[in-house]
RNA sequence: AACGCACAGGCGCCAAAGGCGACUCCUGAAAAGGCGGUCGCCGCGGGGGAACCACUCUCGUUCCGGGCAACCGGAACAGGGGCGAACCGGGAUCACCAGUCCCGGGGGUCACUUUCCAGACCCAGCCCGACAGCUCACCUCGCCGGCGAUGGAAGGGACUGU
Repeated sequence: AACGCACAGGCGCCAAAGGCGACUCCUGAAAAGGCGGUCGCCGCGGGGGAACCACUCUCGUUCCGGGCAACCGGAACAGGGGCGAACCGGGAUCACCAGUCCCGGGGGUCACUUUCCAGACCCAGCCCGACAGCUCACCUCGCCGGCGAUGGAAGGGACUGU
C1' cells in the first nucleotide's frame, strides 16, 4: 500500500431540483465555512414536433372593441391538454354543467436503501387557451420550493475509525 474479516459510528429528506472548475462576495486572526453571485463544462427532468402505427365527421360558449358583412383583435371559461402522487367510478344535491358532500377503488410520503408487517399523513396548486396521439431530425423550457415527520423483522450499499 492493496485485499479480506470482525466490531463500532453515523449516512439529511421530498423532488429533475445536481456535480466539478474559475472568478468574485460575505463570515473568520487563520485554517476553514456559506441553502451567496456570475460564467464555463458535465449531468438531470419536462414540453412541442415526421414517417410507420394508432385514433378519427365538421362548426366551442360568453363578454369587450372594430367591421355593411364574411370576419378580425382582445379577455374569461365548466371542451381538450401540460407540470405534478395529487386521480377513477357510483350516489346525493342541482333544470344542466361546475362546485360541494358521502361511499368504493387507486396513487403519493413517512429521513442511506429494498422487501414484509403494523400504523400515521396527503391527493394541492399553477399553466396553455379551442390547440397538442405516438414520434427520428429539429425547436424549446426548467434544475424552484419546502421540511426535520414511524415503529418492528429480515436483507443490501457506500463511507469513516479501530
c-di-AMP riboswitch aptamer (ydaO/yuaA leader) from a Verrucomicrobiales bacterium, 162 nucleotides, folded computationally. The model forms 92% of the base pairs in the Rfam consensus. The sequence was found by an Rfam model in a public genome assembly. The coordinates come from a structure-prediction model, not an experiment, and the mean pLDDT is 75.